This is a predicted structure of a 73-nucleotide RNA (transfer RNA) from a Candidatus Dojkabacteria bacterium. NCBI's taxonomy places the organism under Bacteria, Bacteria candidate phyla, Candidatus Dojkabacteria. RNAcentral holds the sequence, with entries from ENA. It matches the Rfam family "tRNA". The family's RNA type in Rfam is transfer RNA.

[in-house]
This record gives sequence, C1' cells and structure tokens, in this order.
RNA sequence: GCCAAUAUAGCUCAGUUGGUAGAGCAACUCUUUCGUAAAGAGGAGGUCGUGGGUUCGACUCCCACUAUUGGCU
Repeated sequence: GCCAAUAUAGCUCAGUUGGUAGAGCAACUCUUUCGUAAAGAGGAGGUCGUGGGUUCGACUCCCACUAUUGGCU
C1' cells in the first nucleotide's frame, strides 16, 4: 500500500429478508441468615463506533471516516 472481518448495556454476545433493542454474567434493592456466602424475587442500565445519504420509518440499505483484528505484498 491492497483485501476482508468486527464495532450493540460495565463484560461476553444475540438481534435482519427496514417497523418503537434482548439474553447471560456483573453491579444495585428486597427476602432468607445472628452475620457472610449460596439460593429466590425485583427494578434499573443503551444517542446500536463517528458523520452524512436513501426512506413515512434505519442496529439493519448506500457513501465517507475512525479504531481493533486477520491476510497479501
């Protein structure tokens, strides 16, 4: 320099033939216990990497950029 993949909750990851974003773990609250752990219950937590475009409507389609990873030279 060229090519490809990835970017979604604190972490690991789902989520589509475009229609108001989810799980597990963690953290928090409650119950249980003399107390801790374990167990059970509950609520909360996200401008979906950034900026544009298309569309009535975009995590999803298009373009550019950024970061990380891999490959080629």